[in-house]
Model confidence (mean pLDDT): 80 of 100.
This is a predicted structure of a 74-nucleotide RNA (transfer RNA) from a Cellulomonadaceae bacterium.
Its Rfam family is "tRNA". Gene Ontology term of the family: triplet codon-amino acid adaptor activity. Rfam describes the family as follows. Transfer RNA (tRNA) molecules are approximately 80 nucleotides in length.
The organism belongs to Cellulomonadaceae, within Bacteria.
RNA sequence: GGGCGCUUAGCUCAGUUGGUUAGAGCACUACGUUUACACCGUAGGGGUCAGGGGUUCGAGUCCCUUAGCGCCCA
Numbered sequence: 001g002g003g004c005g006c007u008u009a010g011c012u013c014a015g016u017u018g019g020u021u022a023g024a025g026c027a028c029u030a031c032g033u034u035u036a037c038a039c040c041g042u043a044g045g046g047g048u049c050a051g052g053g054g055u056u057c058g059a060g061u062c063c064c065u066u067a068g069c070g071c072c073c074a
Stems, first nucleotide, its partner, number of pairs: 001073007010026004019057001028044005050066005
């Protein structure tokens, strides 16, 4: 330099053919339980869906571009 893939919550990930409100587990906070901690139960907080632009009535999803990471080729 060329090709392919990935980027969604603090972490690991799902998200179907573009459509109703963006989710799960763990973690975190509060309460209950306990002498206390843990476990368990209930409730809650936390997201500009990597950045920017475009298409569309509508984008996490499609297109372009930039960045980061990984693999392959040279």